Predicted 3D model of a 75-nucleotide RNA (transfer RNA) from a Micrococcales bacterium. The organism belongs to Micrococcales, within Bacteria. The coordinates come from a structure-prediction model, not an experiment, and the mean pLDDT is 81.

[in-house]
């Protein structure tokens, strides 16, 4: 320099093809119950405008276009 593959709550996973109402689960954290007290368990709750940016559309995590970061080939 080419291609290619990922980016989404404090962690790690799905949604991306086929745009559509409030982005969904686990573990962690917060409240409360239960328990001397913790832990288990019940119930309840915040937390992300989806990697930056622009575009398309009545509406974008979805398509396009650029770029960035990581990572994998090939020159």
């Nucleotide at each position: 320099c080419c291609g290619g593959a990922u980016g989404u709550a404090g962690g790690g996973g799905a949604g991306c093809u086929u745009g559509g109402c409030c982005a969904c689960c686990c573990c962690a954290c917060c409240u409360g119950g239960u328990c001397u007290g913790g832990g288990c368990c019940c119930a309840g709750g915040a937390g992300a405008u989806c990697g930056c940016g622009g575009g398309u559309u009545c509406g974008a995590a979805u398509c396009c276009c650029g770029c960035c970061a990581u990572u994998c080939g090939g020159a």